The RNA shown here (Bacterial large signal recognition particle RNA) has 265 nucleotides and comes from Clostridium homopropionicum DSM 5847. The source organism's lineage runs through Bacteria, Eubacteriales, Clostridiaceae, Clostridium and Clostridium homopropionicum. The same sequence occurs in records of 2 taxa. The sequence is in RNAcentral, with records from ENA and Rfam. Rfam family: Bacterial large signal recognition particle RNA. The literature on the family includes a 2009 paper in RNA Biol by Rosenblad et al., "Kinship in the SRP RNA family". From the family's description: The signal recognition particle (SRP) is a universally conserved ribonucleoprotein involved in the co-translational targeting of proteins to membranes.
RNA sequence: UCGUGCUAGAUGGGAAGUUAGCGGUGUCCUGUAACCUGUAAUCCGCUACAGCAGGGUUGAAUUCCUCGCUUAGGCCUUGAAAUGUGAGGUCUGGCCUAUAUAAGUGGCGUUGAUAACUGGGCCCCACGCAAGGAAAACUUGCGAACCCCGUCAGGUCUGGAAGGAAGCAGCGGUAAGUGAGACCUUUCCUGUGCCGUGGGUAAACCUGGUUUGAGUUAACUGUAUAGGUAACGCUCAUAUUUCACUGUCGACGCGAGGUGCACGA
Numbered sequence: 001u002c003g004u005g006c007u008a009g010a011u012g013g014g015a016a017g018u019u020a021g022c023g024g025u026g027u028c029c030u031g032u033a034a035c036c037u038g039u040a041a042u043c044c045g046c047u048a049c050a051g052c053a054g055g056g057u058u059g060a061a062u063u064c065c066u067c068g069c070u071u072a073g074g075c076c077u078u079g080a081a082a083u084g085u086g087a088g089g090u091c092u093g094g095c096c097u098a099u100a101u102a103a104g105u106g107g108c109g110u111u112g113a114u115a116a117c118u119g120g121g122c123c124c125c126a127c128g129c130a131a132g133g134a135a136a137a138c139u140u141g142c143g144a145a146c147c148c149c150g151u152c153a154g155g156u157c158u159g160g161a162a163g164g165a166a167g168c169a170g171c172g173g174u175a176a177g178u179g180a181g182a183c184c185u186u187u188c189c190u191g192u193g194c195c196g197u198g199g200g201u202a203a204a205c206c207u208g209g210u211u212u213g214a215g216u217u218a219a220c221u222g223u224a225u226a227g228g229u230a231a232c233g234c235u236c237a238u239a240u241u242u243c244a245c246u247g248u249c250g251a252c253g254c255g256a257g258g259u260g261c262a263c264g265a
Base pairs, nucleotide, nucleotide: 001265002264003263004262005261006260009058010057011056012030013029014028015027020047021046022045023044024043035055036054037053038052039051064258065257066256067255068254069253073249074248075247078244079243080242081241082240083239084238085237086236087235088234093232094229095228096227097226098225099224100223101222103221104220105219106217107216108215115211116210117209118208119207120206121205123200124199125198126197127196128195129193130192131190132189133188134187135186136185138181139180140179141178142177148173149172150171151170156165157164158163
């Protein structure tokens, strides 16, 4: 150096999570290479050399080990954006309420604003009057078998007779009572009236007259102050997603280096 046969090793790897730590089943990323069976999240099995048990393939090098580079991807820190949830009304826009103001609009105003003076009304008191209501008086109708009146047929009593007496029914009138009436008269009452007389009120409102001569009002917008309202905006917190930054781990790939035994020639 070549050939043959073994062995160590390899037979996917990684991230997060779990764990005292390691690995596995499970989740996720990457990859397709000889792996297969049993076991295992209420976890299973180990102990820093770190799955366990059994079977198969490959096998000392492009395939194993170490280091470096690159880098899919994961996690962490910080920031921004989007979405969701919660909280916040002295922070805070928007919305609402109250008060004030008079910049704008509008209304009223030389057919006279505002102001001043004056008279009156409105608001009360007293008396009176009117109206209305009620009652009485008045007119009229009905109205007493008897205990109202008048007249009393018939009849009754009395008388010798002439006459006399009481008196029912009927008729007329009237009392108690009851119906109707509306002029006059009387009494009482008021959520009726300004009608009369006198007095009060001092401010609001209205009205008449005189003087003055251009403002006045606060309906709407605006402004100021005070108060309220919570998921529209704003602020804070939290959750998820995306992007960027910091740090960390890191598959595939690339490069460098290292690494057995036996026999034969």